[in-house]
Context: one part of a larger RNA
Molecule: large-subunit ribosomal RNA, domain V
Organism: Erysipelotrichaceae bacterium
RNA sequence: CCCGCGACUAGACGGAAAGACCCCAUGGAGCUUUACUAUAACUUACUAUUGAGCAAGUGAUUCUAAUGCGUAGGAUAGGUGGGACGCUUUGAAGUCUGGGUUGUGGCCUAGGCGGAGCGGUCGUUGAAAUACCACUCUUUAGAGUUGCUUGUUCUAACGUACGCCCUCACACGGCGGCGGACAGUGGUAGGCGGGUAGUUUGACUGGGGCGGUCGCCUCCCAAACAGUAACGGAGGCGCUCCAAGGUACCCUCAGCACGGUUGGAAAUCGUGCCUCGAGUGCAAUAGCAUAAGGGUGCUUGACUGCGAGACCUACAAGUCGAGCAGGGACGAAAGUCGGAUAUAGUGAUCUUGCGGUUUCGAAUGGAAGAGCCGUAACUUAACGGAUAAAAGCUACCCUGGGGAUAACAGGCUGAUCUGGUCCAAGAGUUCACAUCGACGACCAGGUUUGGCACCUCGAUGUCGGCCCAUCACAUCCUGGAGGGGCAGUACCUUCCAAGGGUUUGGCUGUUCGCCAAUUAAAGUGGUACGCGAGCUGGGUUCAAAACGUCGUGAGACAGUUUGGUCCCUAUCUGUCGUGGG
Numbered sequence: 001c002c003c004g005c006g007a008c009u010a011g012a013c014g015g016a017a018a019g020a021c022c023c024c025a026u027g028g029a030g031c032u033u034u035a036c037u038a039u040a041a042c043u044u045a046c047u048a049u050u051g052a053g054c055a056a057g058u059g060a061u062u063c064u065a066a067u068g069c070g071u072a073g074g075a076u077a078g079g080u081g082g083g084a085c086g087c088u089u090u091g092a093a094g095u096c097u098g099g100g101u102u103g104u105g106g107c108c109u110a111g112g113c114g115g116a117g118c119g120g121u122c123g124u125u126g127a128a129a130u131a132c133c134a135c136u137c138u139u140u141a142g143a144g145u146u147g148c149u150u151g152u153u154c155u156a157a158c159g160u161a162c163g164c165c166c167u168c169a170c171a172c173g174g175c176g177g178c179g180g181a182c183a184g185u186g187g188u189a190g191g192c193g194g195g196u197a198g199u200u201u202g203a204c205u206g207g208g209g210c211g212g213u214c215g216c217c218u219c220c221c222a223a224a225c226a227g228u229a230a231c232g233g234a235g236g237c238g239c240u241c242c243a244a245g246g247u248a249c250c251c252u253c254a255g256c257a258c259g260g261u262u263g264g265a266a267a268u269c270g271u272g273c274c275u276c277g278a279g280u281g282c283a284a285u286a287g288c289a290u291a292a293g294g295g296u297g298c299u300u301g302a303c304u305g306c307g308a309g310a311c312c313u314a315c316a317a318g319u320c321g322a323g324c325a326g327g328g329a330c331g332a333a334a335g336u337c338g339g340a341u342a343u344a345g346u347g348a349u350c351u352u353g354c355g356g357u358u359u360c361g362a363a364u365g366g367a368a369g370a371g372c373c374g375u376a377a378c379u380u381a382a383c384g385g386a387u388a389a390a391a392g393c394u395a396c397c398c399u400g401g402g403g404a405u406a407a408c409a410g411g412c413u414g415a416u417c418u419g420g421u422c423c424a425a426g427a428g429u430u431c432a433c434a435u436c437g438a439c440g441a442c443c444a445g446g447u448u449u450g451g452c453a454c455c456u457c458g459a460u461g462u463c464g465g466c467c468c469a470u471c472a473c474a475u476c477c478u479g480g481a482g483g484g485g486c487a488g489u490a491c492c493u494u495c496c497a498a499g500g501g502u503u504u505g506g507c508u509g510u511u512c513g514c515c516a517a518u519u520a521a522a523g524u525g526g527u528a529c530g531c532g533a534g535c536u537g538g539g540u541u542c543a544a545a546a547c548g549u550c551g552u553g554a555g556a557c558a559g560u561u562u563g564g565u566c567c568c569u570a571u572c573u574g575u576c577g578u579g580g581g
Stems, first nucleotide, its partner, number of pairs: 001581008010573003014568002022402004027398002029394004035199005042191008051154016068137001078136005085119003094113008158179003162176004202214003211231001215237006238383001239281001240340002245299007253277001255273005279288002282345001284343003303326004309320003315384001328337003351377007359370002409456001410454001411452003415449001417445006426436002463538001464536003468530001469527005476501003479496006503517005544562004548557003
């Protein structure tokens, strides 16, 4: 060096299982509820099956009878029309006894006595006689018809888990009893309705959740055209104004100094300086004194039909606009005026309302309805708006995907951390530097907590213990030195040094830590926080269960508690032993 054999498992990000954790999907399922929408069931009413009588109440209608009081006025005048006569021996006035009603004044009415009159037309009144006739209103009474409600009775529908008959028996049927127009059933409408069902439950995001945000305007970032991102830095808007619009004419502010009654730092008045620092409805920016700022007069252009041409722009939108026509406002005129100094003050489409219209109108004429023009109704604010209409839990979970994205480990970084160096204020009785060292500066390391999200989600097993280690040195002990605020014993500090060594117990799953007893010492770190194809499985981190807390609930909790399957026969590299050539 080659070839074996027997062992061991450090590696082949070993094998197995398209990761169960995490995120994503306008994926799924199970469960919950005061999510949404339905619905079984339940319930209420009406109606059909469904008939009869009585009573009470109540409505409509017909007939009869009554009823009607402001003031003035004989006095209790409902309204309108006709009307000059009407009633009376078929019993007038008057009177007696009753009844009803009432505003206490009367009105209406029954009967007896009585035996011939009573009322109107005339004057008071807006309206004239219930003298008489007709129609009619308010309110009331009686009778009839009809409807409804309630109560009650009936029997023939209907019911019957009752008795008897029929039958071998059950059933059907018959008779009787009981109930009874109820119940039950069908239909329609309302209520209730996680009992059941179908669904919804946004996105951005230095993982996701929690929080925040989502449209529009202004500034910076923005790199001197425009544009330009971030969970970058600052602020505003979701209006307002009939004048704060148009036009003609006129005016100039803030501040400062001085002077001046009350009067002051600051009110109003005067003089001077002052180019813009004021003001401009509201945030900022850009503008504006020729004013876009401040006034006064007259007004409604805060117009109708259009629009050459541009800006912006994926689209849809958005913006500017001379000029023409109509009919106007102001101005002597030239002219200006299609809102406001400009940039925010907002919402597509569908649907529907309202106004208008020389549009259409299902044979024709109309109408219904539609179109067109104008206008209105959206915190459709997740603001290019999925529906008119929608919340949660899952550790019982599932599927598809992702290392596009988290938890372990690695990587990069090194804020934090550990160590060192420089400066030296100060402490050290004196003395910065024996020892310590503020305020600061500069490095190293890659053991902490992080940041990033680069390999791995068709799997890189995660804390601690055990076994077995190996390396670094910033050395715990042992060894050798310098300095000391080193007399000695001790001790402090620095330098060299990694050869060897570096304990046993109690508590806790613990690493750590505390305690006990030792020791020369009981080092600090790296090795996938070394080591689970070596062991364990106490912790964490599935399914069961309980407590506390939270939640209406399903359930949840770096809260607690009990329980809870750890697979692999070694091919290669590697290591140990051994044999042959």